Small-subunit ribosomal RNA from a Pseudomonadota bacterium, 1614 nucleotides, folded computationally.
It matches the Rfam family "Bacterial small subunit ribosomal RNA".
Model confidence (mean pLDDT): 81 of 100.
RNA sequence: GCGUUGGUGGGUAUGAUCCCAGCCACGGACGAACGCUGGCGGCGUGCCUUUGUACAUGCAAGUCGGACGGGCCGGACGGCGAGUCCGGCCAGUGGCAGACGGUUGAGUAACGCGUAGGCAACCUGCCCCCAAGGGGGGGAUAGCCGGUCGAAAGGCCGGGUAAUCCCCCAUGUGGCCGCCGGGGGGCUAGCGCCCCCGGCGGCUAAAGUCCGCAGAGGGUGCCGGGCCUUUGGGGAUGGGCCUGCGUCCCAUCAGCUAGUUGGUGGGGUAACGGCCCACCAAGCCGAUGACGGGUAGCUGGUCUGGGAGGACGGCCAGCCAGGCGGGGACUGAGACAGGGCCCCGACUCCUACGGGAGGCAGCAGUAAGGAAUCUUGCGCAAUGGGCGAACGCCUGACGCAGCGACGCCGCGUGGGGGAGGAAGGCCUUCGGGUCGUAAACCCCUUUUGCCGGGGAAGAAGGCCCUUCGCGCAUCGCCAUCGGCCCUGAAGCGCCGGGUUAACCCGGCGCUCACGGUCGAGGUUUACGCGGCUAGGGCUUGACGGUACCCGGCGAAUAAGCCCCGAGCAACUACGUGUCAGCACUCGCGGCCAGACGUGGGGGGCAAGCGUUGUCCGGAUCUAUUGGGCGUGAAGAGCGCGUGGGCGGUGGCACCCGUCGGCUGUCAAAUCCCCCGGCUCAACCGGGGAACGGCGGCCGAAACCGUGCCACUCAGAGGACAGUAGGGGGAGGCGGAACUCCCGGUGGAGCGGUAAAAUGCGUUGAUAUCGGGAAGAACACCGAUGGCGAAGGCGGCCUCCUGGGCUGUUCCUGACGCUGAGGCGCGAAGGCGUGGGGAGCGAGCCCGUUUAGGAACCGGGUUAGUCCACGCAGUAAACGAUGGGCACUAGGCCUGGGGGGCGUGGACCCCCUCCGGGCCGCAGCUAACGCGAUAAGUGCCCCGCCUGGGGAGUACGGCCGCAAGGCUGAAACUCAAGGGAAUUGGCGAAGACCUACACCAGCGGCGGAGCACGUGGGUUAAUCCGAACCAGAUCGUAGAACCUUACCAGGGCGGGAUGCCGGAAGUAGAACCCGGAAACGGGAACGACCCGUACAGGCGGGAACCGGCACAAGGGCUGAAUGGCUGCCGUCAGCUCGUGUCGUGAGACGUAGGGCUCAGCCCCCUAACGAGCGAAACCCUCGCCGCUAGUUGUCCCCCUGGGGGACCCUCUAGCGGGACCGCCGGGAAACUCGGAGGAAGGAGGGGACGACGACCAGUCGGCACGGCCUUAGGGCCCUGGGCCUCACACGUGCUACAGUGGCCGGUACAAUGGGCAGCCACGCCGCGAGGCGGAGCGAAACCCCAAAAGCCGGCCCCGGUUGGGAUUGCAGGCUGCAACCCGCCUGCAUGAACGCGGAGCCGCUAGUAACCGCCGGUCAGCAUACGGCGGUGAAUGAGUCACUGGGUCUCGUACAUGUAGUACGCCGUGCCCCGGGAGCCCGCCCUCUCUGAAGCCCCGCCCUAAGCCAAGGCCCAAGUCUUGGCGACCAGCGGGGUGAGGAGGGGGUCGGCUCCCAGGGGUACGGGCGUAACAAGGUGGCCGUACCGGAAGGUGCGGCCGAAAUGCCGGUUUU
Repeated sequence: GCGUUGGUGGGUAUGAUCCCAGCCACGGACGAACGCUGGCGGCGUGCCUUUGUACAUGCAAGUCGGACGGGCCGGACGGCGAGUCCGGCCAGUGGCAGACGGUUGAGUAACGCGUAGGCAACCUGCCCCCAAGGGGGGGAUAGCCGGUCGAAAGGCCGGGUAAUCCCCCAUGUGGCCGCCGGGGGGCUAGCGCCCCCGGCGGCUAAAGUCCGCAGAGGGUGCCGGGCCUUUGGGGAUGGGCCUGCGUCCCAUCAGCUAGUUGGUGGGGUAACGGCCCACCAAGCCGAUGACGGGUAGCUGGUCUGGGAGGACGGCCAGCCAGGCGGGGACUGAGACAGGGCCCCGACUCCUACGGGAGGCAGCAGUAAGGAAUCUUGCGCAAUGGGCGAACGCCUGACGCAGCGACGCCGCGUGGGGGAGGAAGGCCUUCGGGUCGUAAACCCCUUUUGCCGGGGAAGAAGGCCCUUCGCGCAUCGCCAUCGGCCCUGAAGCGCCGGGUUAACCCGGCGCUCACGGUCGAGGUUUACGCGGCUAGGGCUUGACGGUACCCGGCGAAUAAGCCCCGAGCAACUACGUGUCAGCACUCGCGGCCAGACGUGGGGGGCAAGCGUUGUCCGGAUCUAUUGGGCGUGAAGAGCGCGUGGGCGGUGGCACCCGUCGGCUGUCAAAUCCCCCGGCUCAACCGGGGAACGGCGGCCGAAACCGUGCCACUCAGAGGACAGUAGGGGGAGGCGGAACUCCCGGUGGAGCGGUAAAAUGCGUUGAUAUCGGGAAGAACACCGAUGGCGAAGGCGGCCUCCUGGGCUGUUCCUGACGCUGAGGCGCGAAGGCGUGGGGAGCGAGCCCGUUUAGGAACCGGGUUAGUCCACGCAGUAAACGAUGGGCACUAGGCCUGGGGGGCGUGGACCCCCUCCGGGCCGCAGCUAACGCGAUAAGUGCCCCGCCUGGGGAGUACGGCCGCAAGGCUGAAACUCAAGGGAAUUGGCGAAGACCUACACCAGCGGCGGAGCACGUGGGUUAAUCCGAACCAGAUCGUAGAACCUUACCAGGGCGGGAUGCCGGAAGUAGAACCCGGAAACGGGAACGACCCGUACAGGCGGGAACCGGCACAAGGGCUGAAUGGCUGCCGUCAGCUCGUGUCGUGAGACGUAGGGCUCAGCCCCCUAACGAGCGAAACCCUCGCCGCUAGUUGUCCCCCUGGGGGACCCUCUAGCGGGACCGCCGGGAAACUCGGAGGAAGGAGGGGACGACGACCAGUCGGCACGGCCUUAGGGCCCUGGGCCUCACACGUGCUACAGUGGCCGGUACAAUGGGCAGCCACGCCGCGAGGCGGAGCGAAACCCCAAAAGCCGGCCCCGGUUGGGAUUGCAGGCUGCAACCCGCCUGCAUGAACGCGGAGCCGCUAGUAACCGCCGGUCAGCAUACGGCGGUGAAUGAGUCACUGGGUCUCGUACAUGUAGUACGCCGUGCCCCGGGAGCCCGCCCUCUCUGAAGCCCCGCCCUAAGCCAAGGCCCAAGUCUUGGCGACCAGCGGGGUGAGGAGGGGGUCGGCUCCCAGGGGUACGGGCGUAACAAGGUGGCCGUACCGGAAGGUGCGGCCGAAAUGCCGGUUUU
């Protein structure tokens, strides 16, 4: 540069992320079915899934009279008699075809199919070519006739007859067989085969008919021809047989086999063969999968896919197989045939009950089955087939039509214009938007449709005539004549026979023609055949008056279906309220649903659209292309080794593999390309081409393979010299400790635990000393170390023994690597037999703990642990990492060996080989991590994986004494399951920090009475909300009416605004009546504004009446919301930009070291900055200054509204002051101490509350979306209720008294409030209060008295002079009104209560506690609430144990986040499965008995032709008679085989039913516990053993996939 056109991703997991992995969808396809819908045409296609189920009826295979005898009908001739001839039809005999065509897919896993070959081991009718023939004779039997049986189907007997029926003889080109001889050529791997020449012998064929000659016709004969036929050779076609290769699943089918494998000899076949038989031998097949089981017709091809592949085998085409089930042969060229036969069986039908008939998987059609698959159509016109000489006949093959949107393709349902964007629908923020140029309307067109008219191609052929050509008689034919010879038919007559007739046969007789032969003469037409010689005539179409064309009419006749949450394109309204429903996956629906239903709108496809089912794709999700195995599923526990796979260097040869060229084939159709035909397309026709498979020929020789030769300190092995070691086995020896026994000392406990108890001990334990016994294990060394294949191996010595490493470079010469099966080894536990038994110790017993405690803890004790021998064969048998070889930066430590430097020696150091570790580059990895000991890069071999659960289970097999091991599913069920990492939360995890968290204190609550609130109860109503902390003196800062939302009863249609309409003493309204009121009824009186305009009307407005639209709602939803609020929490946190790191979630920043109240600040740092918070700014109190000075303060005069002053107090405005600034310690930050100061280290208090969480609270403060009510859920009114009370809780008040109560006196505040108000002073009342009234809108007047306190007195420990509840009476005040239901006063009454259980609350200083005062609300009502001042402590200076919070780390199976997750058992519902017993069915094997048809064998019987013998006639030939022999068939008898039947046994496989007990899944969340996830509260898990309601517990050994802490070692950084 040219060519080639070919590969996509998505949803679902998680809080989020990456990965492993499954599920799901988007695509295409279909012989489809179902739902809704449906205008037309063309071309295809249509009982596959189910019943290879059963079939009524019709049709689907006949034809030939030119093979034969005859029958019937018609015609001609005729005497119209007999009869002859012609034509047609016909049963039968005979021939050919019924082996094709058509149908189906049951069976078949096979030489069945595909492909390539072979037959030297074969056949082949009809057809073609070649060669040679068709002479003579005989026989039988249908039909027919007669008789007879039977209902029928169908026979039987007798008679007689023809042939292209059957038989014999002849001829023998040929063929076959046997014997003998010769020759050459070709072929074969070989045996051997083919061909040629010759001799002898034997055997072996046949049929006629038609036409012409031909004459009236016929017979017959000859000749010519056609057809037919016989023998042989060849061809073509079709078949048979054999072989290589290919052809599904299961190994939970591993061994199979008796005609089995081979041989010899036979039989049989067209032919080879163990195909069959006799005998002989003992073989044959198999992990490259025999045998068995399951499934299945195979292929060309079809669908899909980028391809490789996968799935399928419908239509069409090739092959095979089947024909009701099973068996069998016959005929034939061909069959084991089914539109043929026989037998058995099942079924159906007919029947006169004696017997018969049948096989749609041919075309239609019926029934049944099923989700489901068509007309009992037309025609042989075409194509093809059978028969025929032909015309022709037959043909449900086929050609057409019909039905079905079943599929593909094409067409249409109109086109252009048309905005007042009509009406109407829907939505709406009410403005509008949208359906929508859509419609209407105007113009146009006419495919389709309807009407009318015209109208094909598909036809080639057949017959006739004419013509042309070819072939053929010459021994022919013809006319005529002659000679000779033979025969002598039909017919007629006679005779005889067959039981008669018809008829037939035999014999004899008559006569002509014909015939044969010979001779002479004449003729080339006839005839036949053929057709690409030419022409003419007649004739053949089911489809169908169809396609197509023309004319007319008129937008006329024609649109649906699915979808609209995401994947996935398309949104709203209403209805519904986890209901009804949807759903492919994820998932929607619990009152605002884009997911349900409907409407509107939209999207997609369109005469279809969806759904379901199936296949491929997507799915690199079985991975050849093209995957994996440390932790995701996955490396076998380890080794040795067989088959197999793979294999070092050089050379020679071969050419199997491999590669190239040529060639044959892989049918056609299909696919692809080109061209063409239907108007296009689908469809159809013609031509062409490729990859690839197999075969043949030729070639190449690198690689592989094979053979041979060679190589080596290249792989491997050996030899020699060294060397380390808990490598293995056996025997022996040793000491420490524990326990036991004996003795001594000793005298009350010991032991054990968190604490105890059981237990031991005065019969002397424990302790201690001495002596003895026994078993098991070997401290220190010891290690991060060594050895081994793994398991594993540890005192010392000896013996036996395996392996490794190093060095030398002597030998062998590729001897190697891996390793399916196989064999061996294999911790602990376990098993068997026998020993042994100190300690420990499953189980068991006891004690404790506990709600329980089958456990953890404690006291005992048995198996066992130990030894020998034998089994077992598993582990977290782990590095969770198979083995081998090679390659690929470094650094450090360590075990063993060698070398160098140095050397006299020992270190250090350097190099090297083999081990054991750590870190790390590149690279790899999902990440974690791995990183020369790979998880890197490559090669070779083995093992293993393919979603979770079910389940390492069941069944089967193998092994085991058992326990159990190895192998190892399915149903069912789920939309997951898993790995690594991330952020949080959490942890009976760690570290650090902190708070009235605790501690130390003070006071209370919980007990009493009362008040208030709440629950509950009650009620007509006791309106509603608030619910752990963070509801409960909360909303409520004031429920007698009102409030008020609740209840009962009585009433209203009235209300803002707009619009429309109406109306006159209108609107309004004193007053009167009814009434509880609201309200209703009546009613004197009685209007207003504007314009016109000049007085009185008119018009309009307001008001009124009626109506419409609205209002109103403390009705619902705080989980639709705004706003506001509570709490975490005044805690110190929460984020962002940029950058960097990571695939990513995310991380860093914000971690670390200090420090702070604080993410406050400092240092360090892949971070640098910033924001919201914290702090500060703000207010207030405390000190000072300045300014200001009335109403305040001071002073003076002093009866004032007087005067002066602003020093102090005060007031209220502005400033100052404090900043770790100074001193000491510390790097800094900062902290501690100190000085000064009114005040210190944030001076006290307040306001101020980050990102967020609690779906926290509030629709009843308000606002607001949506929904709801509209004569009531709105509004008004009266009365009642919210005030009820057996109880329970919360918050308070008052107390229980002497730090007190009471009485009297007396002192000192501050904040505040006041005109419908605060109210002085005075008077009245015991008092609440009343009367009266000054002052004050207030630094001025009033509320206002502060109280505790102080002084004095009384009380004297008593339920009191404590306490005041409760109740009675009498009053006061507010208010329309104190009954339900206010407050206050006086007198009287005087209850509980004597300091409060478990437990709980507040508070760190002007705080707690105690004391009063004021205010808001408010007519009145305060123990509540908000403020104010007065008096005025105690304790702590710590801690993280409790509660809560913050930061970092670790773990995690949690993420609606520990109030989490999750496990097992029991219970209930549903589903699935295995097992056992019984019954039943099917399959297979085997044995016994029986045994149809058929076939085979043997025997008997019967005879034909013929032969033989004898005899008759006869010269002979010949003929007749008798006898014998004599084949098939039939028959009979026997034997073999044989479908099936009966019975017995066995097997395994499969199935059904029921019962029994069992396992699993799922759902429900009922019962029991708490095993696991955090150190899960006893670390967990694996193997094993025992035990237990259950999870589980315990023992032994193992693992880390355990947290925490300590020590040690290694490494990184400094």